[in-house]
RNA sequence: GGAGUAAUCCAGACGAUCGCUGGAUCAAUUUUGAUCUGGAGGAAAGUCCGAACACCGCAGGGCAGGGUGCUUCAUAACGUGAAGUCGUGGCAACACGAAGGAAAGUGCAACAGAAAGUAUACCGCCCGUCACCAAAACCAAUGUUUUGGUGACGGGUAAGGGUGAAACGGUGCGGUAAGAGCGCACCAGUUCCCCGGGUGACCGGGGAAGCUCGGCAAACCCCACCCGGUGCAAGACCAAAUAGAGGAGCGCACGAGGGCUGCCCGCCCGAGCUCCCGGGUAGGUCGCACGAGGUGCCGAGCAAUCGGCAUCCUAGAUGAAUGAUCGUUGCCCGGUUCAGGGUGACCUGAGCCCGGAACAGAAUUCGGCUUAUGGAUUGCUUCGGCC
RNA sequence: GGUCCCAUCGUCUAGCGGUUAGGACGCCGGCCUCUCACGCCGGUAACCGGGGUUCGAUUCCCCGUGGGAUCACCA
Numbered sequence: 001g002g003a004g005u006a007a008u009c010c011a012g013a014c015g016a017u018c019g020c021u022g023g024a025u026c027a028a029u030u031u032u033g034a035u036c037u038g039g040a041g042g043a044a045a046g047u048c049c050g051a052a053c054a055c056c057g058c059a060g061g062g063c064a065g066g067g068u069g070c071u072u073c074a075u076a077a078c079g080u081g082a083a084g085u086c087g088u089g090g091c092a093a094c095a096c097g098a099a100g101g102a103a104a105g106u107g108c109a110a111c112a113g114a115a116a117g118u119a120u121a122c123c124g125c126c127c128g129u130c131a132c133c134a135a136a137a138c139c140a141a142u143g144u145u146u147u148g149g150u151g152a153c154g155g156g157u158a159a160g161g162g163u164g165a166a167a168c169g170g171u172g173c174g175g176u177a178a179g180a181g182c183g184c185a186c187c188a189g190u191u192c193c194c195c196g197g198g199u200g201a202c203c204g205g206g207g208a209a210g211c212u213c214g215g216c217a218a219a220c221c222c223c224a225c226c227c228g229g230u231g232c233a234a235g236a237c238c239a240a241a242u243a244g245a246g247g248a249g250c251g252c253a254c255g256a257g258g259g260c261u262g263c264c265c266g267c268c269c270g271a272g273c274u275c276c277c278g279g280g281u282a283g284g285u286c287g288c289a290c291g292a293g294g295u296g297c298c299g300a301g302c303a304a305u306c307g308g309c310a311u312c313c314u315a316g317a318u319g320a321a322u323g324a325u326c327g328u329u330g331c332c333c334g335g336u337u338c339a340g341g342g343u344g345a346c347c348u349g350a351g352c353c354c355g356g357a358a359c360a361g362a363a364u365u366c367g368g369c370u371u372a373u374g375g376a377u378u379g380c381u382u383c384g385g386c387c
Numbered sequence: 388g389g390u391c392c393c394a395u396c397g398u399c400u401a402g403c404g405g406u407u408a409g410g411a412c413g414c415c416g417g418c419c420u421c422u423c424a425c426g427c428c429g430g431u432a433a434c435c436g437g438g439g440u441u442c443g444a445u446u447c448c449c450c451g452u453g454g455g456a457u458c459a460c461c462a
Base pairs, nucleotide, nucleotide: 001383002382003381004380005379006378007377008376009375010374012329013328014327015326016325017324018323020039021038022037023036024035025034026033027032041359045370046369048368049367050366051365052364053231054230055229056228060265061264062263063262065227066226067225068224069223070084071083072082073081074080085099086097087096088095089094100222101221105220106219107216108215122161123160124157125156126155127154128153129152130151131150132149133148134147135146136145137144138143169187170186171185172184173183174182188212189211190209191208192207193206194205195204196203197202235286236285237284238283244277246276247275248274249273250272257269258268259267260266293312294311295310296309297308298307299306300305331356332355334353335352336351337350338349339348340347341346388461389460390456391455392454393453394452397412398411399410400409405442413431414430415429416428417427418426435451436450437449438448439447
């Protein structure tokens, strides 16, 4: 210097003028004016998780439904975070992983292939029987026997060929009619047992069993754990308003409809209910800004995080505020001039001019995740050059 | 503000993890006709983007993008 990787920080600053909006005080007075003062973010976003808070529900029984899924810890809680384990990728720093169960059951696997899961046999290999052909031997002869070949039938085999993403371990020796974990040795895996380390996931070592049992659960499912529903348009209070002799349908105990807010049983209430037409109100206050709060220091812990002390108060709009202009200056890019270095491309410093500055805007509030986005700094890894 | 839904040729749509992704209308070319229309034949053209699971993804899962329902989804 190049490439990469991880983490942290910032989101230009100051001043003037004109506005917008919350609060306090004062004046006028019923909605204005003056003064002082507060006024977006790291994601306010997506609404993907988890909670707070509020209301509804909660006699009992049964059945569904959803989510999570290695370990330990953290936390109000989480699908989040931290530290690890195992696996995968990378030379490495490091990153990623919905990472329980396929020897509970059901199911799926196109095409190709004999066969897609305890099944099968296409080619091939081997054995037997029969037929035909050839050769040899025997015989007086029809013929008989042996060997070889071809074909058919019956059987054995899974070594080899070939198919596929995937074919019931691999190599070698023995064995056999041919073969095969059929037997043995070594290797790989699985299950079980013992010893040691670790809180644990798991790791290391030793032994036994020929046990070789394939893949998919982001297919149904099984196992373990968790989950009542709805969301601030939750909800509370005040104020305002009121017109139904309208029409249609169902029902009046042979019971419409309603409640138990996923469903059923069961229990309870029960005379009204649904649709059409028509009419009225549609404002305000609270919830709502002191909170799992921020900052600093000390302590515990590898860390996430927790504890103690001190200190601070920091937006609350409701067609919805937080803005605009000008000046000075910092940063970046481009152009140009000068100086220095270099053979050169170019580099460093100073000056001038023009331009640029991302993503994006609170709506009950927090903790996370994800996505969008400009710049700066530092650690680490690796490659190249020079000393 | 909350809550929920959808995305396949230009348009409307079908699609049991293995398809050449099917159909209708449209468009293009040809045939028919004196010409146009109708009709017949052929063609064109699509899985919203990225990642994951799987041998294999339009389909299953996650993240994003775009669109929609809206007071007859919610006072």

Background
This is a predicted complex of two RNAs, RNase P RNA and transfer RNA, with 462 nucleotides together. Model confidence (mean pLDDT): 77 of 100. It holds a member of the Rfam family "Bacterial RNase P class A". Rfam classes the family as a ribozyme.